Molecule: Bacterial RNase P class A
Organism: Herbaspirillum sp. RTI4
RNA sequence: GAAGCAAGCCAGACAGUCGCUGGCCGGCGUUGCAAGACGCUGGCGGGAGGAAGGUCCGGACUCCAUAGAGCAGGGUGACGGUUAAUGGCCGUCCGCUGAAAGCCGCAAGGUAUAAGGCGAGGAAUAGGGCCACAGAGACGAGCGUAUUUAGUUACGGUGAAACGCGGUAACCUCCACCCGGAGCAAUUUCAAAUAGGCACGCAUUGAUGCUGCUCGCGGAGCGUGCGGGUAGAAAGCUUGAGCGCUGGAGUAAUUCAGCGCCUAGAGGAAUGGCUGUCAUAACGGGCAACCGUCGUAACAGAAUCCGGCCUAUCGGCUUGCUUCACUU
Numbered sequence: 001g002a003a004g005c006a007a008g009c010c011a012g013a014c015a016g017u018c019g020c021u022g023g024c025c026g027g028c029g030u031u032g033c034a035a036g037a038c039g040c041u042g043g044c045g046g047g048a049g050g051a052a053g054g055u056c057c058g059g060a061c062u063c064c065a066u067a068g069a070g071c072a073g074g075g076u077g078a079c080g081g082u083u084a085a086u087g088g089c090c091g092u093c094c095g096c097u098g099a100a101a102g103c104c105g106c107a108a109g110g111u112a113u114a115a116g117g118c119g120a121g122g123a124a125u126a127g128g129g130c131c132a133c134a135g136a137g138a139c140g141a142g143c144g145u146a147u148u149u150a151g152u153u154a155c156g157g158u159g160a161a162a163c164g165c166g167g168u169a170a171c172c173u174c175c176a177c178c179c180g181g182a183g184c185a186a187u188u189u190c191a192a193a194u195a196g197g198c199a200c201g202c203a204u205u206g207a208u209g210c211u212g213c214u215c216g217c218g219g220a221g222c223g224u225g226c227g228g229g230u231a232g233a234a235a236g237c238u239u240g241a242g243c244g245c246u247g248g249a250g251u252a253a254u255u256c257a258g259c260g261c262c263u264a265g266a267g268g269a270a271u272g273g274c275u276g277u278c279a280u281a282a283c284g285g286g287c288a289a290c291c292g293u294c295g296u297a298a299c300a301g302a303a304u305c306c307g308g309c310c311u312a313u314c315g316g317c318u319u320g321c322u323u324c325a326c327u328u
Stems, first nucleotide, its partner, number of pairs: 001324010012278007020047002023044009049299001053310002056308005061183004073179005078092005093121001094119004102111003122174002127172002129168003139164001143156004187235004197226006209217002242261008279296001282293004
């Protein structure tokens, strides 16, 4: 230098200002014995992602169910490891794939491996089904030609497979192993008004109501207490299989030890707007330095929390691996 790959990271930066949401520390007021609660207000910190997404796997957590065995149904499938667990991940084997160069070829093209990538990779002699196109014939043995005492033996253009112990299980099936259900709208606590329930008391000898009292009118409920449920409020809720650095073990996934850090927690649901400077992309101009326009750019947006997988994604940065060619 040519060619092919792999892994990791960023996802505009800074400043000012106005908000939103939640936390901490105060001040004032109301209430309260107090603790505290509520309202107003001041100050200081925190406030979306690499996928927060799809909800496809696996767990934590909560509630319900649960003697044991079998059938049905679903899932997994080389070997070994890793993990809380997995169908994830790592390693090895096997199969497929895989560039420039080189070689063959007039050319079209053919031919190989490296790093890497992919694999639903148990069983085809338990059984059933299926096998495009081509081909006379495609799972059944028949058919054609030659040959033989004899369906006795040999061959048969095509095709992945042809006269056979063929292929296919990402078709049924068989084998081995595994599998309760629902999900934070889980679940738990506190608890109005109204209606209904239960108990006690009062009430046609007129309660209660109009109405504070007397009269009058009206006429069947009224009062107190308890308990269930609803609205509403609170817990679950974010300190966790957590993150970073260093060292040890291991090929690796991963794990152990030490030190350091705290990093949203809403509840119809905040995480935003504007201004300035710089930087990037795009577009236009210029020989160039640079100038101007645009206005932050893609995918997208937490909702109980983790580990994966898959899908979407503007632009950019870093590191590493392999093969070949050339130079020193």